[in-house]
This is a predicted structure of a 71-nucleotide RNA (transfer RNA) from a Lachnospiraceae bacterium. Its Rfam family is "tRNA". By type it is a transfer RNA. RNAcentral holds the sequence, with entries from ENA.
């Protein structure tokens, strides 16, 4: 440098172009003499810049940053 991948809350991981869930952390209440276990409800995310489209995590371009190959 050339080729393939992958970047989704604090963290893991889903998502045929059509309401971005789950789960675990974290917080707040109940239960409890306290704690823990449990139940319930809250916060929190699509790596950056265009494009295409009615509607983009998804699809097209660039960058970035990792990861594997190949010289």
């Nucleotide at each position: 440098a050339g080729c393939g991948g992958a970047a989704u809350g604090g963290u893991g991981u889903a998502a045929u172009g059509g309401u971005a869930g789950c789960a675990c952390u974290a917080c707040a209440g109940a239960c409890u003499c306290u704690g823990a276990c449990u139940c319930u409800g809250u916060c929190a995310g699509u790596g950056a810049a265009g494009g295409u489209u009615c509607g983009a995590g998804u699809c097209c371009u660039u960058c970035u940053u990792c990861c594997g190959u190949u010289g």
Description: The prediction has a mean pLDDT of 81.